[in-house]
């Protein structure tokens, strides 16, 4: 330099145009002599950045940036 995959909650990841979600983690409560476990609830997001298309974009298009893999 070229090709491909990926960037969404603290972590691992779903979500292929119409309310941004799950599991784990965190916090609070119940339970227990206490801890863990269990149960219930709460909080946590400029969806990598900037543009474009659209009534409407995490999703489609373009550029850039970062990570991983392959080729030379």
């Nucleotide at each position: 330099g070229c090709c491909g995959a990926g960037g969404u909650a603290g972590c691992u990841c779903a979500g292929u145009g119409g309310c941004a979600g799950a599991g784990c983690a965190a916090u609070u409560g119940u339970u227990u002599u206490g801890u863990a476990a269990a149960c219930a609830a709460u909080a946590g997001g400029u969806c990598g950045u900037g543009g474009g298309u659209u009534c409407g974009a995490a999703u489609c298009c373009c550029a850039c940036u970062c990570u991983c893999g392959g080729c030379u």
Transfer RNA from a Candidatus Uhrbacteria bacterium, 72 nucleotides, folded computationally. The prediction has a mean pLDDT of 83. Rfam family: tRNA. Rfam links the family to the GO term triplet codon-amino acid adaptor activity. It was read from a public genome assembly. The organism belongs to Candidatus Uhriibacteriota, within Bacteria.